[in-house]
Context: one part of a larger RNA
RNA sequence: AGCGCAUGGUGAAUGCCUUGGUGCCAACAGGCGAUGAAGGACGUGAUAAGCUGCGAUAAGCCUCGGAUAGCGGCAAAUACGCUUUGACCCGGGGAUUUCCGAAUGGGGUAACCUGAUACUGUUAAUACGGUAUCGUCCCGCUCUGAAUACAUAGGAGCGGGUUCGCGACACCCGGUGAAGUGAAACAUCUCAGUAACCGGAGGAAAAGAAAGAGAAUCGAUUCCGUAAGUAGUGGCGAGCGAAAGCGGAAGAGCCCAAACCGGAGGCUUUGCCUCCGGGGUUGUAGGGCCCUGAUGUGGGACUGAAACGAUUAGGUUAAAUGUGUGGAAAAGCAUUCCAUAGAGGGUGAAAGGCCCGUGACCGAAAAUCCGAUCAGCCCUAGGGUGUCCCUGAGUAGUGCCGCACACGUGAAACGUGGCAUGAAUCUGCGCCGACCACGGCGUAAGGCUAAAUACUAGUUGGCGACCGAUAGUGAACCAGUACUGUGAAGGAAAGGUGAAAAGUACCGCUGCGAGCGGAGUGAAAUAGAACCUGAAACCAUGUGCUUACAAGGUGUCAAAGCCCCUUUGGGGGUGAUGGCGUGCCUUUUGCUUAAUGAGUCUGCGAGUUAGUGUCUGUAGCGAGCUUAAGCCCUUCUGGGGUGCAGGCGUAGCGAAAGCGAGUCCGAAUAGGGCGUUCAGUUGCAGGCGCUAGACCCGAAGCGGAGGUGACCUACCUAUGGCCAGGUUGAAGCGUGAGUAAAAUCUCGUGGAGGACCGAACCGGUGAACGUUGAAAAGUUCUCGGAUGAGCUGUGGGUAGGAGUGAAAGGCUAUUCAAACCCCGUGAUAGCUGGUUCUCCUCGAAAUGCAUUUAGGUGCAGCGUCAUGUGCUGACUCGUGGGGGUAGAGCACUGAAUGAGCUAGGGGCCACACCCGGUUACCAAACUCAAUCAAACUCCGAAUACCACGAGGUGGAGCAUGGCAGUGAGUCGGCGGGGGAUAAGCUUCGUCGUCGAAAGGGAAACAACCCAGAUCAGCAGCUAAGGUGCCCAAAUGACGCUAAGUGGAAAGGAUGUGAGACUACUUAGACAGUGAGGAUGUUGGCUUAGAAGCAGCCACCAUUUAAAAAGUGCGUAAUAGCUUACUCAUCGAGUGGUCUUGCGCCGAAAAUGAUUGGCGAUAAGCGUCAUACCGAAGCUCUGGGCUUCGCGCAAGCGGAGCGGUAGAGGAGCGUUCUCAGAGCCUUGAAGCCGGAUGGCGACUGAAGGUGGAGUUCUGAGAAGUGAGAAUGCAGACAUAAGUAACGAUAAGACAGGUGAAAUUCCUGUCCGCCGUAAACCCAAGGUUUCCUGGGCAACGUUCGUCGUCCCAGGGUUAGCCGGGACCUAAGCCGAGGCCGAAGGGCGUAGGCGAUGGAUAGCAGGUUAAUAUUCCUGUGCCUCCUGAACCCAAAGCGAGAGGGACGGAGUGGUGGAGAGAUGACGCCGACUGAUUGUGGCGGAAGCGCGGCUACGGCCAAGCUCAUCUUCUCAAAACUGCUUCCAAGAAAAGCUCUCGUGUCGUGCUAAGGGAGCCCGUACCGUAAACCGACACAGGUGGGUGGGUAGAGUAUACCAAGGCGUAA
Repeated sequence: AGCGCAUGGUGAAUGCCUUGGUGCCAACAGGCGAUGAAGGACGUGAUAAGCUGCGAUAAGCCUCGGAUAGCGGCAAAUACGCUUUGACCCGGGGAUUUCCGAAUGGGGUAACCUGAUACUGUUAAUACGGUAUCGUCCCGCUCUGAAUACAUAGGAGCGGGUUCGCGACACCCGGUGAAGUGAAACAUCUCAGUAACCGGAGGAAAAGAAAGAGAAUCGAUUCCGUAAGUAGUGGCGAGCGAAAGCGGAAGAGCCCAAACCGGAGGCUUUGCCUCCGGGGUUGUAGGGCCCUGAUGUGGGACUGAAACGAUUAGGUUAAAUGUGUGGAAAAGCAUUCCAUAGAGGGUGAAAGGCCCGUGACCGAAAAUCCGAUCAGCCCUAGGGUGUCCCUGAGUAGUGCCGCACACGUGAAACGUGGCAUGAAUCUGCGCCGACCACGGCGUAAGGCUAAAUACUAGUUGGCGACCGAUAGUGAACCAGUACUGUGAAGGAAAGGUGAAAAGUACCGCUGCGAGCGGAGUGAAAUAGAACCUGAAACCAUGUGCUUACAAGGUGUCAAAGCCCCUUUGGGGGUGAUGGCGUGCCUUUUGCUUAAUGAGUCUGCGAGUUAGUGUCUGUAGCGAGCUUAAGCCCUUCUGGGGUGCAGGCGUAGCGAAAGCGAGUCCGAAUAGGGCGUUCAGUUGCAGGCGCUAGACCCGAAGCGGAGGUGACCUACCUAUGGCCAGGUUGAAGCGUGAGUAAAAUCUCGUGGAGGACCGAACCGGUGAACGUUGAAAAGUUCUCGGAUGAGCUGUGGGUAGGAGUGAAAGGCUAUUCAAACCCCGUGAUAGCUGGUUCUCCUCGAAAUGCAUUUAGGUGCAGCGUCAUGUGCUGACUCGUGGGGGUAGAGCACUGAAUGAGCUAGGGGCCACACCCGGUUACCAAACUCAAUCAAACUCCGAAUACCACGAGGUGGAGCAUGGCAGUGAGUCGGCGGGGGAUAAGCUUCGUCGUCGAAAGGGAAACAACCCAGAUCAGCAGCUAAGGUGCCCAAAUGACGCUAAGUGGAAAGGAUGUGAGACUACUUAGACAGUGAGGAUGUUGGCUUAGAAGCAGCCACCAUUUAAAAAGUGCGUAAUAGCUUACUCAUCGAGUGGUCUUGCGCCGAAAAUGAUUGGCGAUAAGCGUCAUACCGAAGCUCUGGGCUUCGCGCAAGCGGAGCGGUAGAGGAGCGUUCUCAGAGCCUUGAAGCCGGAUGGCGACUGAAGGUGGAGUUCUGAGAAGUGAGAAUGCAGACAUAAGUAACGAUAAGACAGGUGAAAUUCCUGUCCGCCGUAAACCCAAGGUUUCCUGGGCAACGUUCGUCGUCCCAGGGUUAGCCGGGACCUAAGCCGAGGCCGAAGGGCGUAGGCGAUGGAUAGCAGGUUAAUAUUCCUGUGCCUCCUGAACCCAAAGCGAGAGGGACGGAGUGGUGGAGAGAUGACGCCGACUGAUUGUGGCGGAAGCGCGGCUACGGCCAAGCUCAUCUUCUCAAAACUGCUUCCAAGAAAAGCUCUCGUGUCGUGCUAAGGGAGCCCGUACCGUAAACCGACACAGGUGGGUGGGUAGAGUAUACCAAGGCGUAA
């Protein structure tokens, strides 16, 4: 270290539970609000943070009822109270009800600020306090009243309405009105008049009593069923889709205008207008007018009263004891009782009889609802004659353009809107789907109207084959909370001790910790609050076995040893060693693949539901079957009945009229098409289709008269602020020169500039670093601008197809070629991924045709299941056919070689011309020989194909129907095309394998060879292939190979075997050895030379056994060597060519090599023979299943059982329901465990834990099965005790405290900043401030410390800032103007600082505040206030003033600082200290006392004096110059008018002075950046030396050394 076992930790699954959800049913209710709502803020308790309640009368007050003995909410405790004179509690009514909010006196950043009037408290009077009133709009009345005479507009007052706002994301009506999507693209169309926004109303709304329907009849509207997916409509695509009629629910009808009559009033005075009353209300026309007739009946939706009943509290109420177990009885047992009550809940386990309830019965002072009934009030008449009057006008109609009707402009009626035009008047007018005729129906241009219908935030009651804490609401718990975001908006996690707290007294360890051990409680403490059960991952401890020469997808088969148990049969744990063996899923032709996905575990996680259609099964009835809505009954979400409207079927054919077992076409009686035979229908269950999100998850995106954002950033706007220092030296001006005058020049003065250098400030050039950062853009060095088109603060404006943009498609909150949030939305996805238990049977495809089609789809092909048919099938044999392929051939068509022959042509010769000659030139035709062809054939198979006959009963064929999948294929053989007769290439045909196939062989190796796995066997035989060992089986035979060939090619080669032919050879070959190899001659020529051997020519002859006018080497040329050739020796074969077997060379790559290895001379190769091995093949034995046959059955027999997509069949398990039967405190579920059984899904004994439920059988219903989705949530690992611990300004020592100190405190040294890392403000934060205590967490370590935790304390203003003063940009905005609505703009008026106005300084004091407190000394406003004085105050009008730029340059001023000398003080070092040096400008010392150990201080002592110089801020005030010409209003001052005789002002004195802020941080550990973050953040002060300087360096005051 591995496996096992045991014991723990962590962790939270599981089981059980439920306070919470969720769906539905019934009844009620369907609103609240200016009498101040909904919703909030702030308060309120003896102690009080939160929730709840309540409101200064504040967990409550009064009263009327109910009920009762205790009570002061959740929620304990202590204190203190209340209560039988009735508390607390429940219900009715009432009182109070701060502030905000429609918010309403005005304002405003909601919960705040600030007024006016009247009355009032207090005061001498102001100030301060109390009560009431004061909004807008609309209506009415009264008064007043412009331009403009009357008048009107307008204004004022009074009264009234509440008009305002909220509420359910519901329902209803109306206005505006998308897009994703579908159409496999898209534009009409669809989605859809949907989503969204807006206006308005009610408990319902809307509609509604025919100018109807549409067919011969009906009689308002609405809703349900049906008609019907019909008629229609429709790029006649996708789709959209009626109505009448019929069956039901409900049921209800009315009122005006007009004619006419009467009255009143007005006027432009004799006829009009207005108002009121009567009258009158319709289509078979009615009414008026005229004639005639009735006085009662019936009704009401109006007003008032009101019985019964109901609602808001309640009350009475039956019946059990014993026994043993147990902690506890309600369980068991025994006996028994009640029941109009055996619903349910609780009680220490399971209760009809213990408690609450339940069934039954009873009950209201008060308020409310209902409304029988009563009363009032209102309505209720006809008939007839005549045809005089009336019967809804910018209307109907028409034209154009739209919309809506199911109906898309269509033949398009009917309805309706805009614009234009524009009737009739009952003998009228409209309609009946263009239009016309006939015939009908109705009576427009005015209005009202219950019920049946829709919905549910709320109240009460109830139910569930709904959930049970990852579920059910987002929310069982203090949840719309914590948290995120500027905002709109988004949005969690988190339940359980026990019956009862009996919540561990006491002791011990420890820091008076945390935690633990004892003791105690309890049935149990491994129920101890991190608390029921307590799985797994993960982490430990102990122990049995194993493991240190071993190569491993971690198992499996065999198996020794060791250990344990044992009923002695055996079983369990471990596993030396051996055999075999490359995970799972997905996607693929094909995956160990180096293709995808998964860290592990636990939980959750995907074909559902509705409607409709079709098929199958099953059930009922059957030429019929069946109800829908509704209604009735009932034991009431159920069941039963009724209901016959309608549907399907029973007859078809035809375009139709129509006819009909036929009909249509047709002249037809012909012929043909479709029919005539065949049972349906309605439930239930299942398969599949369609419409819906439709198996689940997943876009980028589109749209939204929907919103939120300019705290970032862009631009604009109002008002403020900032820019060290140095340099240059424009214009102008002046002097001089110069000119006729100018110009011009010189010098000076001057101080311009999108001027120069360079800090702050702004930017961001280059580089490095950083890149899981210090930082989601920075740091360091370097760099650009830095008086300008500069930078910056505060307030404001502009926004989503929009803004803004010195323009980069830049920026618009870390987001930009269209922001963010929410919604349409579950958009769509021919695409990817995932899709969960078992067994059994069969079992594909990767092809054809078509396709905006090629990775999709339709039809066909191939699969499966059912039904039918019944030998038809594959295959075999026989017989008969046609063919033009392979091959072959050259007869055709072409190609192509040689020879011959020979036209024609070329060359040469010849030729005056004509004839000619010749040719190793080209060559037709022809002849001979030998060839080639997919598009040649004189020929021509094998196969294949067709037909017939016979056999063939097969998971064969054929037919019909249900349901699919497939339509990416791959390699190999054969036949071709393309390519290069390349490809693991591509494309066809055909067969096979794989795909979807395991087994044996090929070392390993989808496709090759063999062979198709139902299961078991320590049985047998074989296939391919093998038989030396690894490794089962032969060390067989005969040859070949010598190369480790075997175990790489063209090509090359005296390798070697075999064969054939040929040459030489005993007349002596070949090779070797010995010898010769000569002479003419140095052949001739050439040459300097050429002598066999540079070259050219010739190559003779002689002697010989033989010897070249020379094969090669060699020389300057010779020479020399050698060969050919000859002899001798030797003694038998030696050469050559061809064919063939096996070998050799050819043969170079990067870590060490592979015939599989070892190795082998066979164990290589060839041939042969026998034997053996060898598979999941075949056989044998036994078991299972499917199917067929036989059989009554039991059973027997035959055939079969690889399998992806897929089809079919049968089961297991989970949750719940019903019925039945059971189990359980003597211990349910769950968890651990795993014997046993089953082919399997599964089942599950003993034992342990656990402590209250649960199982089986038969049916039923599903949120029903997990390993994968870069799945979701949680827990736990891994990397890893690894990286890191955030500026390298730096610490060291001593002491203290403490359990503990690198880190806290103190001291002494040291270091760092010092235009800052110091100090003061503004913003922002919001208690972080101070003191005491504490150390779990937070602090990147520690911690005794802290900005952390707990408790207590702390912010003091007439004069500081803001309000009670003013106005800018901008915002709001009475009236007003405009706009579908919402709303936009804007006058008066108001709000609004970043600006204007405006009265306090010094010192002291606290732990923490101070211009605020105290001391001292001032000032401002107001009130009172005598005399003198004055005619002032107030109000209105006018004027002044307030009142302003940049740059440059002066003056006054003198905060402050420094230096300097005198003076004083000081002591270290030193040999010494005259000196030098240091310090000081008001304190210093201090016996001693106190102390927090740092200091403070009584008494006392010492001392406190000047000079000079320099720099210089604020503030005030000038001057010069330039062009870009540089706020407003109030306070204030002045003038005028009005106002007035006791009002005002005023001295001394006296009095009053309100509200808010005030702590602390504030270049930062407290703000913005997720952090105690190297970033960002406006203004003021800012010392010394050097220096031009706020640069830079070093220092002062002061502050730090910060976190490992």
Molecule: large-subunit ribosomal RNA, half A
Organism: Verrucomicrobiales bacterium